The RNA shown here (Bacterial RNase P class A) has 407 nucleotides and comes from an Ignavibacteria bacterium. The sequence is in RNAcentral, with records from ENA. Model confidence (mean pLDDT): 77 of 100. The gene name in the source record is rnpB. It matches the Rfam family "Bacterial RNase P class A". It is annotated as a ribozyme. NCBI's taxonomy places the organism under Bacteria, Pseudomonadati, Ignavibacteriota, Ignavibacteria.
């Protein structure tokens, strides 16, 4: 300088003439003044304010969330830190991504292919031993999991001993994991020790100590290990936090009508001044369950038929609000002080038109720029806020990455 990708402002300005609406003054009337759709208003994906259900209680369910510390009312969301994985780089240098407890607590799944897919393995291969054969080849018996094959994924990784071949067998790194030291609020870094059981046996293999699983009253007994052998919890589950339900069609006020009918509301027990009270079962609530509560004894409870209203107000916009500033904090953020009010509609308004400017694109020319055509993205509130997530022409601005030139 160009592009890509990612954050982050903005995404039309002015003035006339007509029109819709709220407000807030006002005329005999006719008016005057001011205001009107977004960064996503969309998704309806999460958190609440606020209203009702009674005072809203406990536990379970359900449902959520998912290193760690801090920040809001809150939150799945921000900020900071740490881990891991990626792209750069001389360098954790500079970006980005994270659905970042747990896998021997338990059930489950990994098609096909492969011997063998997880307390899983011996296809080919390599070695040793006998048998046969001139040798080979092939039979059998025994060891191996290092090469080879399948396959996303096959028993910790490279290198060195060491073996009949092999093999944590063994050593030294590295990586796993266990104590302990520093540093740090933590997550975690670092550095250090240990940890590939131990004893005997020439071997094959007995025995021991500890741990896991199944059998069992239990003594015990079979099995599998010691670096406990993969992925997968965006399976089910476990484990830590957290979670009452409905929702503005919430809800409250007035104003207007008409018509209700049938059924069903028990039982026990004590006590009484005979009215009645307490209790326990039982209805209705609250809560999806239980305990608790509240509250009926008759209905304003429940069923089931049938009729009437569907108006007008309010909730309805002044806020967890916003702009400057200072002050603390790394930063999200918060305190303090000065200012400021910007839709409120209800079949749903917040426009339509003209002229000029302004950015882009194209094509031309006398190329710091002039002309002429054309074009300006996604898209429209209906309680309100804070977020996430999805669409967005262009313009600017920051970051990292690639390509080119130049020094």
């Nucleotide at each position: 300088g160009g592009u890509u990708u990612a954050u982050g402002u903005u995404g039309g300005g002015c003035a006339g003439u007509u029109g819709a609406u709220c407000c807030g003054c006002g005329u005999a009337a006719u008016g005057c003044g001011g205001g009107u759709a977004g960064g996503a208003a969309a998704g309806u994906c999460c958190g609440a304010a606020c209203a009702c259900c009674a005072c809203a209680g406990a536990g379970c369910a359900u449902g959520g969330u998912g290193c760690c510390g801090g920040g809001u009312a809150a939150c799945a969301c921000c900020c900071g830190g740490g881990g891991u994985c990626u792209c750069u780089u001389u360098g954790u240098u500079g970006g980005g991504a994270c659905a970042c407890g747990g896998a021997a607590a338990g059930u489950g799944c990994c098609a096909c292919a492969g011997a063998a897919a997880a307390a899983a393995u011996a296809c080919c291969g390599c070695c040793c031993c006998g048998a046969u054969u001139u040798a080979g080849a092939u039979c059998g018996g025994g060891g191996u999991a290092a090469g080879g094959g399948u396959g996303a994924a096959a028993a910790g990784g490279c290198g060195a001993g060491g073996u009949a071949a092999a093999a944590g067998c063994u050593c030294a790194c590295c990586g796993c994991u266990u104590c302990g030291a520093u540093g740090g609020u933590a997550a975690c870094a670092u550095c250090g020790a240990g940890g590939g059981u131990c004893u005997c046996g020439u071997g094959a293999g007995a025995g021991a100590u500890c741990c896991c699983g199944c059998a069992g009253c239990a003594a015990u007994g079979c099995g599998g290990g010691a670096c406990a052998g993969g992925g997968c919890a965006a399976a089910c589950c476990c484990c830590a936090c957290c979670u009452g339900g409905u929702g503005c069609a919430a809800g409250g006020u007035c104003a207007a009508g008409c018509a209700g009918a049938a059924g069903g509301u028990u039982c026990c027990g004590u006590u009484u001044u005979c009215g009645g009270a307490c209790g326990g079962a039982g209805g209705a609530g609250c809560u999806g369950c239980u305990c608790g509560c509240u509250u009926c004894a008759a209905a304003u409870c429940c069923u089931u038929c049938g009729g009437g209203u569907a108006g007008a107000c309010c909730g309805c916009a002044a806020g967890a609000u916003u702009a400057c500033a200072g002050c603390a904090g790394u930063a999200a953020u918060g305190c303090u002080g000065u200012g400021g009010c910007u839709a409120g509609a209800u079949a749903a308004a917040u426009a339509a038109u003209u002229g000029c400017c302004a950015u882009c694109c194209u094509a031309u020319c006398u190329u710091u720029g002039g002309u002429a055509g054309g074009a300006u993205a996604c898209a429209g509130a209906a309680u309100u806020c804070g977020g996430c997530u999805u669409a967005u022409a262009g313009a600017c601005a920051u970051a990292a990455g690639c390509c080119a030139u130049c020094u």